[in-house]
Molecule: SAM riboswitch aptamer (S box leader)
Organism: Prochlorococcus sp. AG-670-O17
RNA sequence: AUUACAUCCAGAUAGCGGUGAAGAACUUGGUCUUAUGACCCGCAGCCAACCAUCUUAGAAAGAACGGUGGCAAUACCAAGAUUGAUGUAUC
Numbered sequence: 001a002u003u004a005c006a007u008c009c010a011g012a013u014a015g016c017g018g019u020g021a022a023g024a025a026c027u028u029g030g031u032c033u034u035a036u037g038a039c040c041c042g043c044a045g046c047c048a049a050c051c052a053u054c055u056u057a058g059a060a061a062g063a064a065c066g067g068u069g070g071c072a073a074u075a076c077c078a079a080g081a082u083u084g085a086u087g088u089a090u091c
Base pairs, nucleotide, nucleotide: 003089004088005087006086007085008084013044015043016042017041018040022033023032024031026080027079028078029077030076045071046070047069050067051066053063054062055061075083
């Protein structure tokens, strides 16, 4: 990066440090967060159970040391798009 499959109305920091003005993927229309420091980066904490591992006769179920991922609001809402995000496999 392409493709396939699966999931996206649950859950989880009001932490510390850095930075300093925008952010909520894109377009339009709304709405919300944000100098009482948002977004983003690092550390720590936590959530979850997609893959792996373990328990079990085991489809299921459970555990949570590993690989990801995530921790405002239903992917914030509506419409649109061979749209977006995450996991596994493949290339």